[in-house]
């Protein structure tokens, strides 16, 4: 100096003129007019989670399916947020250590199944390519040994690989090996600290059960559906035709003895995310073709609401008190023009100051003042809210990397 990651703040102010619109009040020739007061976001985007609310389902159980996954909290709830624990990476330091930043899809491999390509001797119960040591035989010999064949021992050294059956060191051995020992690691137990995940310390033990679950799976917890085009109301309007299935038994009452009504059981159909049970509704239900309406109102903005103060808490957040009302459009309003100021960039001039060379002075960087010019990102509510994700301009803090100069 350019760019990058994480976190945070902001996303302009003001005046005039013209225009649109909600509400309130007034006037009206009922066409409208006047006054006052409000009028897009940090993401309004994505529709990824969670809810409020509305309707259905009597709202229940099981299976399937889907989601979450360290511990403890916050919240209406969540897959969100806060703090802590553990693991990993980076930075700083060099006697011991200390503190900062970032990442984690962080339950279980001793329930089971699958996979670990290639390379390599060997990738689940072992194995020996090169090598090391020893016995026997043969050949050679400078008589130290060398070469070779076979048998046995070995897994310390080398090689392959992401990973090779604990690591480092010492002893020991024919050569080695937890074979033994020290430390680390692993397993078990006690004590201490912590709400807990977990940490510290002491003792003992065998030196040992590879990895992989954003593979199937197992475990724990959670999950009714549809959605403001929900739903409620008013007005208006027509036109029906055809097809399929459609009951049984029993009891009671009435009666014109043909039948009608009601209850119960079974059956059929419909609803309850998918299936079943259960439950509810209907005795009518389903399908094809055709016709009418698609208008108005409501839902519609007072909220798990904003701001300020204070208390509790490490924090997320919660309590208390005060104060405020801050969009409700409906083919879809919330805008346009001009000027000034602020922010950003460039340039010119003045001034102060740091550094370098230096006698003067010059050069470079930074701050302040003034002039001129330029530029201003992502992007528009539509039931509402809490989050997450994505897009983006300026500034601040922390971190890491690249380049150049001294």
């Nucleotide at each position: 100096g350019g760019g990058u990651g994480u976190g945070g703040a902001c996303a302009g102010g003001u005046g005039a003129c013209c225009g649109c619109u909600g509400c309130u009040g007034g006037c009206u020739u009922c066409g409208g007019c006047c006054a006052g007061u409000g009028g897009a976001g940090g993401a309004a985007a994505g529709u990824c989670c969670g809810a409020a609310c509305a309707c259905g389902a009597c709202a229940g159980g099981a299976c399937a399916c889907g989601g979450u996954g360290g511990u403890g909290g916050a919240u209406a709830a969540c897959g969100u947020c806060c703090a802590c624990c553990g693991g990993c990476c980076c930075a700083u330091g060099a006697u011991c250590g200390u503190c900062g930043g970032g990442c984690c899809a962080g339950g279980g491999a001793c329930a089971g199944u699958g996979c670990c390509a290639c390379a390599g001797a060997a990738a689940g119960c072992a194995a020996a390519c090169c090598g090391c040591c020893g016995g026997c035989g043969u050949c050679g010999u400078u008589c130290g040994c060398g070469a070779u064949g076979u048998c046995g021992g070995u897994a310390a050294g080398g090689g392959u690989g992401a990973a090779a059956g604990g690591g480092u060191g010492c002893g020991g051995u024919a050569a080695g090996a937890g074979c033994g020992c020290a430390c680390c690691g692993c397993c078990c137990g006690g004590c201490c600290g912590g709400u807990g995940a977990c940490g510290g310390u002491c003792g003992g033990g065998g030196c040992a059960g590879g990895g992989u679950a954003a593979a199937c799976c197992c475990c724990a917890c959670c999950g009714c559906g549809u959605g403001c085009a929900a739903g409620c109301g008013c007005a208006a309007g027509c036109a029906g035709u055809c097809c399929u299935c459609g009951g049984u038994g029993u009891c009671c009452g009435c009666c014109u003895c043909g039948g009608c009504g009601g209850g119960c059981a079974c059956g059929u159909c419909c609803g309850u995310u998918g299936u079943c049970c259960g439950c509810g509704g209907a005795u009518g239900a389903g399908g094809a073709c055709g016709g009418g309406u698609a208008g108005c109102g409501u839902g519609c903005u007072c909220g798990a609401g904003g701001c300020c103060a204070u208390c509790g808490g490490c924090a997320a957040c919660g309590g208390u008190g005060g104060u405020c009302c801050c969009a409700g459009a409906u083919g879809a309003a919330u805008g346009g023009u001009c000027g000034c100021c602020a922010c950003c960039c460039g340039u010119c001039g003045g001034u102060c100051u740091c550094g370098u060379c230096g006698a003067a002075g010059a050069c470079c960087g930074g701050g302040c003042c003034g002039g001129c010019g330029g530029a201003g990102a992502c992007a528009g509510a539509a039931u509402u809210c809490g989050g997450c994700u994505u897009a983006u301009g300026u500034c601040c803090a922390c971190g890491g990397g690249c380049g150049a100069u001294c």